[in-house]
RNA sequence: GGCUGGAUAGCUCAGUUGGUAAGAGCAAUGGAUUCAUAACCCAUAGGUCGGCAGUUCGAAUCUGCCUCCAGCUA
Numbered sequence: 001g002g003c004u005g006g007a008u009a010g011c012u013c014a015g016u017u018g019g020u021a022a023g024a025g026c027a028a029u030g031g032a033u034u035c036a037u038a039a040c041c042c043a044u045a046g047g048u049c050g051g052c053a054g055u056u057c058g059a060a061u062c063u064g065c066c067u068c069c070a071g072c073u074a
Stems, first nucleotide, its partner, number of pairs: 001073007010026004019057001028044004050066005
């Protein structure tokens, strides 16, 4: 240099052909329980879906370019 895959919550990831208000587990915070802590239970908060454009009535999802990560290859 070429090719392939990936980037979504603090972390690990899902998101089924583009369509309602973007989710789960863990973590965090509050509550309940307990003599107290842990565990279990309930609730809450937390996201410019890597960036910039484009297509479309509508984009996390499709297209182009760029950035970063991993692998293969010369």

The prediction has a mean pLDDT of 81. Predicted 3D model of a 74-nucleotide RNA (transfer RNA) from Candidatus Melainabacteria bacterium RIFCSPHIGHO2_02_FULL_34_12. The sequence is in RNAcentral, with records from ENA. The organism belongs to Candidatus Melainabacteria, within Bacteria. Its Rfam family is "tRNA". Gene Ontology term of the family: triplet codon-amino acid adaptor activity. Rfam classes the family as a transfer RNA.